[in-house]
A computed fold for a 72-nucleotide RNA from Candidatus Woesearchaeota archaeon CG1_02_57_44, annotated as transfer RNA. The RNAcentral record of the sequence draws on ENA. Its mean pLDDT, the model's own confidence on a scale to 100, is 82. It matches the Rfam family "tRNA". The organism belongs to Candidatus Woesearchaeota, within Archaea.
RNA sequence: GCGGGGGUAGCCAAGCGGUAAGGCGAUCGGCUGCAGACCGAUGAUUCGGGGGUUCAAUUCCCUCCCCCCGCU
Numbered sequence: 001g002c003g004g005g006g007g008u009a010g011c012c013a014a015g016c017g018g019u020a021a022g023g024c025g026a027u028c029g030g031c032u033g034c035a036g037a038c039c040g041a042u043g044a045u046u047c048g049g050g051g052g053u054u055c056a057a058u059u060c061c062c063u064c065c066c067c068c069c070g071c072u
Base pairs, nucleotide, nucleotide: 001071002070003069004068005067006066007065010024011023012022018055026042027041028040029039030038048064049063050062051061052060
């Protein structure tokens, strides 16, 4: 340099045009003599940055950054 995959909450991870599931962890509350377990609640001002298309973009297009794999 070329090709492919990926970047979404503290961590893992779905969603791939109609406004962001779930798990773990954390915090608060309930329960308990205390704690654990269990139950409930709380979380993403910008879905890597910028621009474009659209009534509407995490999703489509362009560009840049970062990570992984392969080729040279």